[in-house]
This is a predicted structure of a 526-nucleotide part of an RNA (small-subunit ribosomal RNA, 5' domain) from an uncultured Bacteroidota bacterium. Model confidence (mean pLDDT): 85 of 100. The sequence was found in a public genome assembly. Its Rfam family is "Bacterial small subunit ribosomal RNA". Its family is annotated with ribosome and structural constituent of ribosome in the Gene Ontology.
Context: one part of a larger RNA
RNA sequence: GGAUGAACGCUAGCGGCAGGCUUAAUACAUGCAAGUCGAGGGGCAGCAUGAACUAGCAAUAGUUUGAUGGCGACCGGCAAACGGGUGCGGAACACGUACACAACCUUCCUUUAAGUGGGGAAUAGCCCAGAGAAAUUUGGAUUAAUACCCCGUAACAUUGCGAUGUGGCAUCGCAUUGCAAUUAUAGUUUCGACGCUUAAUGAUGGGUGUGCGUAUGAUUAGAUAGUUGGCGAGGUAACGGCUCACCAAGUCUACGAUCAUUAGCUGAUGUGAGAGCAUGAUCAGCCACACGGGCACUGAGACACGGGCCCGACUCCUACGGGAGGCAGCAGUAAGGAAUAUUGGUCAAUGGACGCAAGUCUGAACCAGCCAUGCCGCGUGAAGGAUUAAGGUCCUCUGGAUUGUAAACUUCUUUUAUAUGGGACGAAAACAGAUCUUUCUAGAUCCUUUGACGGUACCAUAUGAAUAAGCACCGGCUAACUCCGUGCCAGCAGCCGCGGUAAUACGGAGGGUGCAAGCGUUAUCC
Numbered sequence: 001g002g003a004u005g006a007a008c009g010c011u012a013g014c015g016g017c018a019g020g021c022u023u024a025a026u027a028c029a030u031g032c033a034a035g036u037c038g039a040g041g042g043g044c045a046g047c048a049u050g051a052a053c054u055a056g057c058a059a060u061a062g063u064u065u066g067a068u069g070g071c072g073a074c075c076g077g078c079a080a081a082c083g084g085g086u087g088c089g090g091a092a093c094a095c096g097u098a099c100a101c102a103a104c105c106u107u108c109c110u111u112u113a114a115g116u117g118g119g120g121a122a123u124a125g126c127c128c129a130g131a132g133a134a135a136u137u138u139g140g141a142u143u144a145a146u147a148c149c150c151c152g153u154a155a156c157a158u159u160g161c162g163a164u165g166u167g168g169c170a171u172c173g174c175a176u177u178g179c180a181a182u183u184a185u186a187g188u189u190u191c192g193a194c195g196c197u198u199a200a201u202g203a204u205g206g207g208u209g210u211g212c213g214u215a216u217g218a219u220u221a222g223a224u225a226g227u228u229g230g231c232g233a234g235g236u237a238a239c240g241g242c243u244c245a246c247c248a249a250g251u252c253u254a255c256g257a258u259c260a261u262u263a264g265c266u267g268a269u270g271u272g273a274g275a276g277c278a279u280g281a282u283c284a285g286c287c288a289c290a291c292g293g294g295c296a297c298u299g300a301g302a303c304a305c306g307g308g309c310c311c312g313a314c315u316c317c318u319a320c321g322g323g324a325g326g327c328a329g330c331a332g333u334a335a336g337g338a339a340u341a342u343u344g345g346u347c348a349a350u351g352g353a354c355g356c357a358a359g360u361c362u363g364a365a366c367c368a369g370c371c372a373u374g375c376c377g378c379g380u381g382a383a384g385g386a387u388u389a390a391g392g393u394c395c396u397c398u399g400g401a402u403u404g405u406a407a408a409c410u411u412c413u414u415u416u417a418u419a420u421g422g423g424a425c426g427a428a429a430a431c432a433g434a435u436c437u438u439u440c441u442a443g444a445u446c447c448u449u450u451g452a453c454g455g456u457a458c459c460a461u462a463u464g465a466a467u468a469a470g471c472a473c474c475g476g477c478u479a480a481c482u483c484c485g486u487g488c489c490a491g492c493a494g495c496c497g498c499g500g501u502a503a504u505a506c507g508g509a510g511g512g513u514g515c516a517a518g519c520g521u522u523a524u525c526c
Stems, first nucleotide, its partner, number of pairs: 001526004006522005013378006019371002021336001026334003030331003035078003040075002043071002047069003050065006085289003095213007104206002109202001111200006117151004127140005157182011187194002215261003222252003227249004232244003264286004268279004291312005314325004342368001344367003350364001351362004381412004391403005417463006426453001433446005470515005475496003481510005491498002
């Protein structure tokens, strides 16, 4: 000198774009953050409509009725493994990079082929009867499905026994083919369509192995018993001591094993001419974790933040018998701390889940609020104006120098401010309707509709210099000097140092220098 997720002191006009618990992975009140589908199902609690009946002259009121729109709860499907948070752990194939899998999986999606036959037993809900303070739960009766089960059929699928050809990298792979065995399904419909089963293919997402790179310490020198290898078996999507039985005695290590300490890694960021050094906030990729620890279930995918079980600590409810909970999601609270924001708006856009769709949900996201925390931009007026006014300060003091063209005064301007008026881009669509093209699918045009931000940005008009400057420093380094006070005192100080009666170094004043809505100090890095 540059930089910062900064803090503190003094000060403060505005806008744009960013950023905002670095500490206690401490504890959490409250609300919200994952639902959706009635075009899978039985149904009908509530709402609306219709119909019937009753009362009434009528308006109207009441009752009944799943008949219709729709739909609480329930069965079922898909999603909930994404998105969002945090950096505890981990020195490791965790990450980065380059290869490999002849050792693997992949819901939804693409393309293609084949199929979509027959039957059955339950169960939730509803109803009845109970238990319990509650959480919840027991028994009986009855019922449906795209829930569950059985039978039939089926292969390019799987398994076993073979044949031929071909390729390779050892185990072996691929293609063609023979025989035998095994294995599937679900319907809805407004007739437009949406689904279901099997197989192959692509895509996407993952899994696994290996080379190299990846902190400090030798005042850590030996470490290891599933340890190292083999045969066999089990397990897995798959390889493998991954696990187990048996056999052998290996394996790692001064090119640093083991142990200890510290740490999420990277793209990048800061600095520097570079080499390098330091860092890993925000944004992006990967990993790990979800009160501490362990375990599996479901599923294409989890050993699962807002799922389950067990142990533990803590908190809460209780009728004392027993139960409930997990903000390292968004806000917010307490605590800790030098220190870090609103219990806001909207699904308008982008994206996601579900749905044929309309649409619903979405603290993802987009916006707004707070904070000079940072970067950038603008303003606090411009031109003229010497009686060089008064006042202040200084001096060689009837005078002069300086503050200083500074002010006053004159003529302008109106960014900004205030008031009034107009007023966006972000919106492309989807859907419904119409027309045209089209083998399937779909496409084109017209019309209609949709904005949280926001009456915001922006534009115009009016008013009037009107609303807007501080902070640090002035001995040398280092730009900027005098007077007064003090008298080794009070004090200053980054280093050298200054102060003991003429202090440009302390305190005040005048003047000056630097930066400027900031300026200094502290901390850290280069």